[in-house]
RNA sequence: CGAGUCGGCCAGGCAGUCGCUGUGUGUUGCUGUAGAACACAUGGAGGAAAGUCCGGGCUCCUAGGGCAAAGGUGCCAGGUAACACCUGGGAGGCGCGAGCCUACGGAAAGUGCAACAGAAAGAUACCGCCUAAGCGCCGCGCAAGCGGUGACGGUAAGGGUGAAAUGGUGCGGUAAGAGCGCACCGCGCGGUUGGUAACAGCCGUGGCACGGCAAACCCCACCUGGAGCAAGACCAAAUAGGGAAGCGAGCGGUAUCACGAGGUACCAAAAUGUGGCCCACAUAGGCUUCCGGGUAGGUCGCUAGAGCUGCGCGGCGACGCGCAUCCCAGAGGAAUGACUGUCCACGACAGAACCCGGCUUAACGGCCGACUCAUUUA
Numbered sequence: 001c002g003a004g005u006c007g008g009c010c011a012g013g014c015a016g017u018c019g020c021u022g023u024g025u026g027u028u029g030c031u032g033u034a035g036a037a038c039a040c041a042u043g044g045a046g047g048a049a050a051g052u053c054c055g056g057g058c059u060c061c062u063a064g065g066g067c068a069a070a071g072g073u074g075c076c077a078g079g080u081a082a083c084a085c086c087u088g089g090g091a092g093g094c095g096c097g098a099g100c101c102u103a104c105g106g107a108a109a110g111u112g113c114a115a116c117a118g119a120a121a122g123a124u125a126c127c128g129c130c131u132a133a134g135c136g137c138c139g140c141g142c143a144a145g146c147g148g149u150g151a152c153g154g155u156a157a158g159g160g161u162g163a164a165a166u167g168g169u170g171c172g173g174u175a176a177g178a179g180c181g182c183a184c185c186g187c188g189c190g191g192u193u194g195g196u197a198a199c200a201g202c203c204g205u206g207g208c209a210c211g212g213c214a215a216a217c218c219c220c221a222c223c224u225g226g227a228g229c230a231a232g233a234c235c236a237a238a239u240a241g242g243g244a245a246g247c248g249a250g251c252g253g254u255a256u257c258a259c260g261a262g263g264u265a266c267c268a269a270a271a272u273g274u275g276g277c278c279c280a281c282a283u284a285g286g287c288u289u290c291c292g293g294g295u296a297g298g299u300c301g302c303u304a305g306a307g308c309u310g311c312g313c314g315g316c317g318a319c320g321c322g323c324a325u326c327c328c329a330g331a332g333g334a335a336u337g338a339c340u341g342u343c344c345a346c347g348a349c350a351g352a353a354c355c356c357g358g359c360u361u362a363a364c365g366g367c368c369g370a371c372u373c374a375u376u377u378a
Stems, first nucleotide, its partner, number of pairs: 002373009012343007020044009046349001050360002053358005058228004062280001064279004070224005075089005090104001091102004105219002110217002112213002126159002128155003135150006167185006186208001187206008232300004242291006252267006271283003307326001309324006
């Protein structure tokens, strides 16, 4: 000085004038105690608020147990409230490297798929190679024999096709070849060492052979009640305590009071109870469906949190523990806008609606740190 890799931060600033909104205080005004106006102080959209893709908190259903279905995850160990997230490690792959990617359990339980090409896609011969042995033909030769060729046959080493061709490389062997034999690699099995484990190393043994795809169905392991802030709670008001159809229980049993009518308590029972079935539990003159009518007002839920920040300790790390400050939007048809001046990195993507932890996507620029490679100089 250039090119990269990983991590973190900012998100126009400052000043003035007017305007919007939450909270607090005060004044005016009202007397109806609903709620209005004004003044002062103070707070007011994000790193993704987006997507609604995961996980929860919270609320309600009775929320308790089991089964089936459906769905999710998929190497190992940790973190976390939890997760499909994060951290560390292993294996495979990419990169000179810093680093990055992975839908990463099982193909020996079964089913299925691989167009076209190619002889053949899980068992085959298109081009080839051989002709040793045995059977013919031709030529040479006195003969033995030699050479050529054919059929029967042998072969999968060479070539072609294809994404993929029936372990790879080398040596030997053979008529030519082939794990046919051997060495090394690979694969299966056994033992042993290290590691919590996934796995890795070493030793021995076996010529071992029907490969790929499960982001195909499937098998295995683990996990999962339902609905959702339009959840839900309270207050006020109004209407028609409306009409119809269906199902079914009770009128039963026991105990007790009582002359009796009847009352009280318990048991049983159809049906109902936020996906299905079973059990448990609760209610027990109830339940289901349809038609019609009334209300849609107000308050809460609604922001102090699995909270941010700083320091210390533990841990490779995610993170945990302790101490100390701080309060950092709560609108309700939806609040932060307009103007002026000035500075500069000239401002992109983009606006909360119950909340939080993640992931994914968008995007103008600027700043900081660590590491890698290349060139030059000393």
Predicted 3D model of a 378-nucleotide RNA (Bacterial RNase P class A) from a Gammaproteobacteria bacterium. The coordinates come from a structure-prediction model, not an experiment, and the mean pLDDT is 76. Its Rfam family is "Bacterial RNase P class A". Rfam classes the family as a ribozyme. Rfam's curators write: Ribonuclease P (RNase P) is a ubiquitous endoribonuclease, found in archaea, bacteria and eukarya as well as chloroplasts and mitochondria. Rfam links the family to the GO terms dimeric ribonuclease P complex, tRNA processing and ribonuclease P activity.